[in-house]
The prediction has a mean pLDDT of 82. Transfer RNA from a bovine gut metagenome, 68 nucleotides, folded computationally. Its Rfam family is "tRNA".
């Protein structure tokens, strides 16, 4: 100096307008049983602190951590 930081993990999130997917977890169905499959549920102060705005994951500033 550049990039990255969002669910337990891997990652989306368009022009600023109620935060999502896959895997994992739990419940149910299916099965003699397990796995697989299907249906459903739960899980988030969006790295920290400020600013702008009616409204910020998104824009601006500082800081922290990781990678180069």
């Nucleotide at each position: 100096u550049g990039a990255u930081a969002u669910a337990g993990c891997u990652c989306a999130g368009u022009u600023g307008g109620u935060a999502g997917a896959g895997c994992a977890g739990c419940u149910c169905a299916u099965u003699c049983g397990u796995a697989a499959u299907g249906a459903g549920c739960a899980g988030g102060u969006c790295g920290u602190g400020g600013g702008u705005u009616c409204g910020a994951g998104u824009c601006c500033c500082a800081c922290u951590a990781u990678c180069a």